[in-house]
RNA sequence: GCACCCUUAGCUCAGCUGGUUAGAGCACUGCAUUCACAUUGCAGGGGUCGGAGGUUCGAGUCCUCCAGGGUGCA
Numbered sequence: 001g002c003a004c005c006c007u008u009a010g011c012u013c014a015g016c017u018g019g020u021u022a023g024a025g026c027a028c029u030g031c032a033u034u035c036a037c038a039u040u041g042c043a044g045g046g047g048u049c050g051g052a053g054g055u056u057c058g059a060g061u062c063c064u065c066c067a068g069g070g071u072g073c074a
Stems, first nucleotide, its partner, number of pairs: 001073007010026004019057001028044005050066005
């Protein structure tokens, strides 16, 4: 330099053929339980989906560019 793949919550990841309100586990906070702690139960907070633009009535999902990461080939 070229090709392909990945980027969604603090972490690991789902998200179907574009259509409800963006989710799970772990973590975190509060309460209960305990003499503490841990475990367990209940409740809760946390995102605008890497950035910018485009298509569409409608985009996490499709298209373009950029950024970061990975793999392969030179």

This is a predicted structure of a 74-nucleotide RNA (transfer RNA) from Candidatus Yonathbacteria bacterium RIFOXYD1_FULL_52_36. It was read from a public genome assembly. Taxonomically the source falls in Candidatus Yonathiibacteriota (Bacteria, Bacteria candidate phyla).